RNAcentral holds the full RNA, with entries from ENA. This is a predicted structure of a 528-nucleotide part of an RNA (small-subunit ribosomal RNA, 5' domain) from an uncultured prokaryote. Its mean pLDDT, the model's own confidence on a scale to 100, is 89.

[in-house]
Context: one part of a larger RNA
This record gives sequence, structure tokens and C1' cells, in this order.
RNA sequence: GAUUGAACGCUGGCGGCAUGCUUAACACAUGCAAGUCGAACGGCAGCGGGAGGAGCUUGCUCCUUGCCGGCGAGUGGCGGACGGGUGAGUAAUGCAUAGGGAUCUACCUAAAAGCCUGGGAUAGCCUGUGGAAACGCAGGGUAAUACCGGAUGUGAUUUACGAAUUAAAGCUGGGGACCUUCGGGCCUGGCACUUUUAGAUGAGCCUAUGUCGGAUUAGCUUGUUGGUGGGGUAAAAGCCUACCAAGGCUUCGAUCCGUAGCUGUACUGAGAGGUAGAACAGCCACACUGGGACUGAGACACGGCCCAGACUCCUACGGGAGGCAGCAGUGGGGAAUAUUGGACAAUGGGCGGAAGCCUGAUCCAGCAAUGCCGCGUGUGUGAAGAAGGCCUGAGGGUUGUAAAGCACUUUCAGCGAGGAGGAAGGACUUAAGAUUAAUAACCUUAGGUCUUGACGUUAACUGCAGAAGAAGCACCGGCUAACUCCGUGCCAGCAGCCGCGGUAAUACGGGGGGUGCAAGCGUUAAUC
Repeated sequence: GAUUGAACGCUGGCGGCAUGCUUAACACAUGCAAGUCGAACGGCAGCGGGAGGAGCUUGCUCCUUGCCGGCGAGUGGCGGACGGGUGAGUAAUGCAUAGGGAUCUACCUAAAAGCCUGGGAUAGCCUGUGGAAACGCAGGGUAAUACCGGAUGUGAUUUACGAAUUAAAGCUGGGGACCUUCGGGCCUGGCACUUUUAGAUGAGCCUAUGUCGGAUUAGCUUGUUGGUGGGGUAAAAGCCUACCAAGGCUUCGAUCCGUAGCUGUACUGAGAGGUAGAACAGCCACACUGGGACUGAGACACGGCCCAGACUCCUACGGGAGGCAGCAGUGGGGAAUAUUGGACAAUGGGCGGAAGCCUGAUCCAGCAAUGCCGCGUGUGUGAAGAAGGCCUGAGGGUUGUAAAGCACUUUCAGCGAGGAGGAAGGACUUAAGAUUAAUAACCUUAGGUCUUGACGUUAACUGCAGAAGAAGCACCGGCUAACUCCGUGCCAGCAGCCGCGGUAAUACGGGGGGUGCAAGCGUUAAUC
């Protein structure tokens, strides 16, 4: 000099864009952060409507009825493995780069083939019953895209080449004849389902090289190193196991100890290099501590389960409940780090045919000069060089065109008026296309109408008033730009280094003046 996720002191007008627990991976009150589908299902608690009945105060109350809109709880499906947080652990099961071959992949895309026929349960519900609660238990009865048979086998798997094994589910829209048990069949469109192949995406595995300090750590290793048989996995493999052999690593630093998430990058530097790993992006690891599996395409699962432990809470003392390293917020720790805010309008995600619902992801707003950038705090004129202050050789000098005065301007802030863009979509409707037996329905395209903004009192523009509301901080002995007076008298004090101060201190304290930066300026800490 540059830099910072900074802090502290003094000061502080506005805006834009960023950033904001670096410490206790300490403990957490409260609310919210993952749901959705009635176009899978039986149903119907609540709400609204319809129908019927009763009472009457004649427009209200009550009762019945799943008939309709819808829908609590429940069965079922998909999603809760993403998104969000943190950096404790990890020195290599990680990360970075370059390769490899023995694998899986829900939803999505393309292609081929299919979707036939039966069955028994079970929750909800009802009845009874246990318990303080959490939560159960027994009996009865019921549905499905839940569960289980049989058939078929394009295929796929296994094969001793003879063969064997192996699927599926329905829901919904429209409709001319024909049939009908009036439910529908039948035709047709959409969504779903099953098997297989390929792709896409995502993931698992292996190898090489690189990846901090310590030798006051020199030897380490027995599933250890290799082989065979067996097991196991989606998959190679001591991954596991039995047996056999005795190997494997190491001064090119094994093992041990300490420290640490890694990278793209960031800071600095002429570069070489050094330092860092906040924010943003990629990967990894973790979710009170330790262990375990279940479900599933995917987890050994932050807001799932089980066990153990510590802690907190409830209890009728028998037993139960919990996990903010999600967003806010609280206590604690600390030099130190924000609101218990708004909205799903946009982007993205989950579910759904869609409308839509959910979304503390996200988009916004609030707080903080924490940083960077921009703007303002006026402009011109004005010598009687006013007054006052300070200095003085007492003549004057300086503050100083500075002020006052005169003439202007109105950025920003303030008050007021209208007012973009972020909006793409969605609903209804018309036409054409596609599809179809069809002019119906679904879908695609185009036009019309209506409609969707948290921010928001938006941005930008514009009207009004008035110089009006807006400057500090550090320094002035040398390094280092900037000097005098008074006070003090080795005192009080200053200080980055050299050093100042013991009666004329440009070095302490104050005044005047000056210098440098400026909504900041200094100090401290840290890196180069």
C1' cells in the first nucleotide's frame, strides 16, 4: 500500500447492489417449514344446496334422506431419498483431474406385445371392553388401482437343450344404430396397468496421479496378502466364510500423533509465489449421542421406525412424549452478526386429467454505513478587506470572498397527481386442423371476451414550496502533507519507531491557524 463475513471509538443526509453467529455440532418456549389425489375405494363426521315431513311467530326452527356440490377420519397411489441447514467427523471408504467395465435407474421419451378369468381378507363403521394418557383388545360386517390364485407368453430368466419358471387394474369423457337384468353391453377418445427392448437422466463400483505439519513417531499388518470351494450383492472384489500357501506395506516416510471438509475460486503480488476456502456453484459427510435394519426405483432416511444412553417435559407412579446443524424467535457463550414480517404474483418443486392445493425453496419487504458504487449538503457575485477570534515589532497580519448583502437554482429528502414493466398463463367462446362411424368428446393452432402483482404510497416522468432538512474524523518533531500562543514543569501526560516533558515544549493539555480523507474518519485484529 492492498484486502476483510470484521469489531471498537467519534460522527452520520439519500439511493442502488451485495453481505450479515467466524464463538457453544450449546440447550431450546411458540408458530410455520410436505403434502396431494373423490377421475383408485367403501363411505359420509362437519359445511352448503335439493327433496320430503313436522311446528308455527309465513320465514324461521327441528327431523329424515349421500340425491347433489364437496369432504373430516380411513383403505389405496405417488411424493416425504428433492428442496433447505450445518461442517462435527474425515488426511482418504473424501475431493480434483484423467480413465475403466462387472451394474441398477421411479417418473419421462421411442418401439413391440398384451390388459382374459376367479377368490379370500381387512381398515374405516357398529357392539363390547382395558387404560390417567399415549394407545389398544375382542366380536360382527364391508370396498378397491390393496392382497392372492388360474389362463395366455410377443417376450424375458434358467437350462442338463428335453424343458421349466414368469404378467396385468381399472378409472373417466362422448355417442348413431343394435342388445339390455336399465347397472350397462357395444363403438370411440383420454389417463392408468403388465412384459420386453432402446434412450435420456440419476446413481453405485474400480484404477492412476495430486492433496497440511511432526522422525523428540521406524517399523506396521493375521481377513492381514494371494489362491480354491461355497455364500453374498444391482454389480467387480477377503465383501463374508471354510481350507491351503506366507505373504502384503515401508526412509520415494509405512504405522502413529496433531490439525483439517475438498474443489471451482477469492485476497495479495510485476511475476514466481504466499494466504484463505464467508457469499455463489459442484462434490462429500452429518442430523441430540451410539448402533440397527424396515419400506422403497432410490435411504440404512433432518421434520420415518426399533434398541441403548444423556437431557427435557407429562403422569392417576402403572407408564408415556420430545429432538430448530429448516425459517423466524429465546436463553447461553462472545469483541460481534438481523424480523417470532408479506406473498405464492414470478421462477422452480410435489400431487392431480384439470381447475387447483401445498411449498419459511423462492420472490419480496424490515433491521445494520458491514462492504462496494453513485448523489447531495448549494451556485454566481460580493472589500467598508465589517464585527468577533487568534497573533503582533502595536504599524499591522491572519481567519477571508469566508460571512453579511445582492442575484439565482431546486438534485436528493418532503407534500400531491396520474403511472410502465416484471403476465407467461387460466376460464368461457368462435373457427380450422387432428382423431373418429360421427357434425359429439378429448387434443393442437389461431381469434374474441373476462380475469391473475406479494413487492407497492413500485420504477421513471411530473406539479408545489423554500437555501430551505443534510459534515465530520484523524493528524500537524522526523519518517510524513501541515505552526503558532497559552497552561503544565521528568508532573500530568504522549508514543508505530527514533524519542518528547526537569520554566521560553512546533512532540503533553487547550485556543487560533493549517494538512489529509470525507458520510465517513481513526484504532485494533488478521493476510499478502
Its Rfam family is "Bacterial small subunit ribosomal RNA".